[in-house]
Context: one part of a larger RNA
Molecule: small-subunit ribosomal RNA, 3' major domain
Organism: uncultured cyanobacterium
RNA sequence: UGACGGGGGCCCGCACAAGCGGUGGAGUAUGUGGUUUAAUUCGAUGCAACGCGAAGAACCUUACCAGGGUUUGACAUCCUGCGAACCUCCUUGAAAGGGGAGGGUGCCUUCGGGAGCGCAGAGACAGGUGGUGCAUGGCUGUCGUCAGCUCGUGUCGUGAGAUGUUGGGUUAAGUCCCGCAACGAGCGCAACCCACGUUUUUAGUUGCCAUCAUUAAGUUGGGCACUCUAGAGAGACUGCCGGUGACAAACCGGAGGAAGGUGUGGAUGACGUCAAGUCAGCAUGCCCCUUACAUCCUGGGCUACACACGUACUACAAUGCUACGGACAGGGGGUUGCGAGCUAGCGAUAGCAAGCUAAUCCCGUAAACCGUGGCUCAGUUCAGAUUGCAGGCUGCAACUCGCCUGCAUGAAGGCGGAGUCGCUAGUAAUCGCAGGUCAGCAUACUGCGGUGAAUACGUUCCCGGGCCU
Numbered sequence: 001u002g003a004c005g006g007g008g009g010c011c012c013g014c015a016c017a018a019g020c021g022g023u024g025g026a027g028u029a030u031g032u033g034g035u036u037u038a039a040u041u042c043g044a045u046g047c048a049a050c051g052c053g054a055a056g057a058a059c060c061u062u063a064c065c066a067g068g069g070u071u072u073g074a075c076a077u078c079c080u081g082c083g084a085a086c087c088u089c090c091u092u093g094a095a096a097g098g099g100g101a102g103g104g105u106g107c108c109u110u111c112g113g114g115a116g117c118g119c120a121g122a123g124a125c126a127g128g129u130g131g132u133g134c135a136u137g138g139c140u141g142u143c144g145u146c147a148g149c150u151c152g153u154g155u156c157g158u159g160a161g162a163u164g165u166u167g168g169g170u171u172a173a174g175u176c177c178c179g180c181a182a183c184g185a186g187c188g189c190a191a192c193c194c195a196c197g198u199u200u201u202u203a204g205u206u207g208c209c210a211u212c213a214u215u216a217a218g219u220u221g222g223g224c225a226c227u228c229u230a231g232a233g234a235g236a237c238u239g240c241c242g243g244u245g246a247c248a249a250a251c252c253g254g255a256g257g258a259a260g261g262u263g264u265g266g267a268u269g270a271c272g273u274c275a276a277g278u279c280a281g282c283a284u285g286c287c288c289c290u291u292a293c294a295u296c297c298u299g300g301g302c303u304a305c306a307c308a309c310g311u312a313c314u315a316c317a318a319u320g321c322u323a324c325g326g327a328c329a330g331g332g333g334g335u336u337g338c339g340a341g342c343u344a345g346c347g348a349u350a351g352c353a354a355g356c357u358a359a360u361c362c363c364g365u366a367a368a369c370c371g372u373g374g375c376u377c378a379g380u381u382c383a384g385a386u387u388g389c390a391g392g393c394u395g396c397a398a399c400u401c402g403c404c405u406g407c408a409u410g411a412a413g414g415c416g417g418a419g420u421c422g423c424u425a426g427u428a429a430u431c432g433c434a435g436g437u438c439a440g441c442a443u444a445c446u447g448c449g450g451u452g453a454a455u456a457c458g459u460u461c462c463c464g465g466g467c468c469u
Base pairs, nucleotide, nucleotide: 007469008468009467010466011465012464013463015459016458019423020422021421022420023419026314027313028312029311030310031309032308033307034305035304042053043052064300065299066298067297068296069295070294073125077124078123079121080120081119082118083117086103087102088101089100090099091098092097107114108113127289128288130287131286132285136283137282138278139277140276141274143272148187149186150185151184152183153182154163155162156161167178168177169176193266194265195264196263198234199233200232201231202230203229204228207224208223209222212221213220237260240254241253242252243251244250316416320375321374322373323372324371325370326369332363333362334361337356338355341352342351343350344349382413387408388407389406390405391404392403393402429451430450431449432448433447434446435445
C1' cells in the first nucleotide's frame, strides 16, 4: 500500500423477507459422469462445464474404429514430355481404384508458339482436427453496468508512499453542491445511438373507408379524412408552483401533460482479476509425423447401458378432459421456394393446378377464450410410456439409426424428503405462432404476440458488492 476478520459505521442488489410458480418423486427428451466397446472422436468441469462448441451425427458432416487402396499426393506454386478439353461403352471390385475399346480435334497466333484443361515423370515441397491456451495473437466468459481506476503539476514524507479520490449533504452513479494544500485532466457514469409510447407535416399503392354510389365481399368507381406504412420535425428540461434544506446541490407534494424526475426496453462492459476458456473457427512460435500422425473409399461408431447428476417436456386431472359450433394477433418466411383451389384418402399424404421474386399471392383455421352437450372423482372418457400391425414422406440408401399417420395396446404417475431455482409489471404464470439450422428430422434455441396476477412491513439474519475506519 493492499487483502482478509464469526471488528465497527454508512449504503446497495429478487440478497433475505413478503408473495407467485417451479425443480428434487414419475415417464420421456437431451447433455454430462461412469461403465462398456474394435471405436463409443475431441474440447467445456464450482459460481462462470453439463438442451455447452453442435443454428440440427442415417451416407456426407467426421476429426474415431475395422477393412480395401494411393505416395509429389485430396489441395498450392514451379520444371520437362505427351495429349485439346471432353464424351460414350466393356470388364473387375463393396466402393475408392485397376484393366481395355471407341468417338472427338476447339480458342489465340508474329506460325516459333501461347492460354486453359488432362495424363505421365523428377524433385523443391504439399499435408497433419498431431502436442503445447503454462510460448502467443485475436475473440470470449467472469467479478459487474459494480462505481470505480488513474495521470500531470504542486505540497507533505529520509523512503515506501500520501494528498487530490478524505470530510458535511445528495444521487442510480467519483452524480452534483459546499468545504478543504491542493489545482486541473484522462478512462469509466450520464448524454450522444436504436426501438416503443404522444403529436405535426410530407407521401397514398399493393394499405385504409368517414361521406356518395355499387357489391356476396373495400369488390369496383371515388376519396387520402381515419388506420397504417416510412422519412423529416415537435415534445420532458426538476422547465412551473408550494414545502423542506445551508441563500446550495437536492428531496417531498402538486399543476399541466400521451409521457415526470434515468419515461420503458436495448446496444454500450473502465484499470484490472481468474497462468479462466479456446492451438478443433481462424492466425501463429517451437516440438513432432513424412509409403504416414498424410490422403481416398466401403462398412461401423459418435445413437452402447447394472447406474449417478444437470437442464427441459408431458402429466398426475373437474379452475379439468372430451364432442360440436363461434371469435380475436403479432412478428417472420417463400422461385431448386410458398403453394390457394379441386379430386382421392379416416389420416399422414398423393394427383391436377391458379397466383406470387410478395403491404398485391401463399405458408395461415392462432391457441388459451366464448356457447351448448357428455363425463362425476375412478388409475377414470385422467395420463400417455411401451409394444404389435397397416400405411405415408424425404433421400442412392431409413437394419444398426429419421419423422409422420391410422387401428390396437394402455406402463409409471394420486402434486413429490432433505434441499434448491426463477421472478417486482404488461413482469411471473399460462396460451399458441414464426424463424434460423435443414433433403428429411426440435420437448432445444432465437424471436413474436394473446390472456394476465400476488407481494415488498422492513434491512436483524444468509449471499455478493461499494465507501470510510